[in-house]
RNA sequence: GCCGCGGUAGCUCAGGGGUAGAGCGUCUCUCUGAAAAAGAGAAGGUCGACGGUUCGAUUCCGUCCCGCGGCA
Numbered sequence: 001g002c003c004g005c006g007g008u009a010g011c012u013c014a015g016g017g018g019u020a021g022a023g024c025g026u027c028u029c030u031c032u033g034a035a036a037a038a039g040a041g042a043a044g045g046u047c048g049a050c051g052g053u054u055c056g057a058u059u060c061c062g063u064c065c066c067g068c069g070g071c072a
Base pairs, nucleotide, nucleotide: 001071002070003069004068005067006066007065010024011023012022013021018055026042027041028040029039030038048064049063050062051061052060
């Protein structure tokens, strides 16, 4: 330099046009003498950046940034 895959909650990852979810973690409550475990609930996201397409973009297209892999 070229090609491919990925970037979404604190962490690990789903979701691929119509208001974004799970597990773990965090906080609150129940339970306990007190904890752990268990149960119930809550908070937490400008979906890597900028443009384009569209009535509507996390999703499609382009360019860039970052990470991983392959080729040279």
Predicted 3D model of a 72-nucleotide RNA (transfer RNA) from a bacterium. RNAcentral holds the sequence, with entries from ENA and MGnify. Rfam family: tRNA. The family's RNA type in Rfam is transfer RNA. Rfam describes the family as follows. Transfer RNA (tRNA) molecules are approximately 80 nucleotides in length. The coordinates come from a structure-prediction model, not an experiment, and the mean pLDDT is 86.